About this RNA: c-di-GMP-I riboswitch aptamer from Pelolinea sp., 91 nucleotides, folded computationally. Its mean pLDDT, the model's own confidence on a scale to 100, is 89. Its Rfam family is "c-di-GMP-I riboswitch aptamer". Rfam describes the family as follows. GEMM was predicted in a large-scale screen for bacterial structured RNA regulatory elements. Taxonomically the source falls in Pelolinea (Bacteria, Bacillati, Anaerolineae, Anaerolineaceae).
RNA sequence: GCUCGAUAAAGGCAAACCUUCCGAAAGGUAGGGGCGCAAAGCUAUGGAUCUAAAACUGAUGAGAAUCGGUUAAGGUUGCCAAGCCGCCGAA
Numbered sequence: 001g002c003u004c005g006a007u008a009a010a011g012g013c014a015a016a017c018c019u020u021c022c023g024a025a026a027g028g029u030a031g032g033g034g035c036g037c038a039a040a041g042c043u044a045u046g047g048a049u050c051u052a053a054a055a056c057u058g059a060u061g062a063g064a065a066u067c068g069g070u071u072a073a074g075g076u077u078g079c080c081a082a083g084c085c086g087c088c089g090a091a
Stems, first nucleotide, its partner, number of pairs: 004089002012037002017032003021028002035078001041084003045081003048076003054071007
């Protein structure tokens, strides 16, 4: 240095749930909380997946409207890859 990852040390992050605000929703912010995590650090680039306001569209209806369908330009990196960066050092 590479691979690797301890019942090591120093630090770090924070699931569910509760409160708060933003959002049509998925989801996110902040506080509490702590299931877990060696990249649970960063980037939605590929796959996967969640949502469907708007758009397009079907049915019903005189109309207003109601009920469906499709689509991400919206999300999730704590789903898997990829890229970038990084703490510690037993076997």